[in-house]
Molecule: Group I catalytic intron
Organism: Methylocapsa palsarum
RNA sequence: CAGCAGACUUCAAUUGGAGUGCCCGCGGGGAAAUCCGCGGAGCAGAACCGCUCAAAGUCGGGGAACGCUAAGGGUAAAGACCUAGGCCAAUCCCGAGCCAAGCCCUUCAAAAGAGGGAAGGUGUAGAGACUAGACGGGCGGCGCCUCUGGCCUUUGGCUGUGGCGAAGGGAUAGUCCAGACCACGAACGCUUGCGGG
Numbered sequence: 001c002a003g004c005a006g007a008c009u010u011c012a013a014u015u016g017g018a019g020u021g022c023c024c025g026c027g028g029g030g031a032a033a034u035c036c037g038c039g040g041a042g043c044a045g046a047a048c049c050g051c052u053c054a055a056a057g058u059c060g061g062g063g064a065a066c067g068c069u070a071a072g073g074g075u076a077a078a079g080a081c082c083u084a085g086g087c088c089a090a091u092c093c094c095g096a097g098c099c100a101a102g103c104c105c106u107u108c109a110a111a112a113g114a115g116g117g118a119a120g121g122u123g124u125a126g127a128g129a130c131u132a133g134a135c136g137g138g139c140g141g142c143g144c145c146u147c148u149g150g151c152c153u154u155u156g157g158c159u160g161u162g163g164c165g166a167a168g169g170g171a172u173a174g175u176c177c178a179g180a181c182c183a184c185g186a187a188c189g190c191u192u193g194c195g196g197g
Base pairs, nucleotide, nucleotide: 008019009018010017011016020044021043022042023040024039025038026037027036028035048141049140050139051138052137053136058096059095060094061093062092063091067087068086072083073082074081097122098121099120103117104116105115106114107113126177128176129175130174131173132172142165143164144163145162147160149159150158151157152156181196182195184193185192186191
């Protein structure tokens, strides 16, 4: 209060679904801080910095909210209306295989290399291709919280232990391609397949 931007994240489209943290309650467990689970009506203040990695990216399988459609079924009949086991899909996973840096074990005089393992990833975009680095993997730092252990100058301090610093990457930021358009096919329809532009 003039203007612009913004109102936790994400998908949708009309008052919606899913997720995150804070607050309240109950339970578990621990020394505690935290953490986990269940429930509740509200809230969106806070959620750090640097270095490093960019590989695999394949084959199968099981679920799914919201939304769209309505052949069949319901309604005495028609219309209207309702209805998913049809469609789309935010997304939750499983088996096998494979994987960068770092970590553990084996081999090697040592190293490189190789083999095995744990975490994590891929699988999992809109069919997909490429580049980067992050909200991801690894290492370190900083801030805050805690006190079972040890020490001390003992109503506290140091060290050490354990935590917190959200979710978003079932494509995040981009470039391409796809799509949007047209034609043909399947389908009641929603929608979907292939091709062209």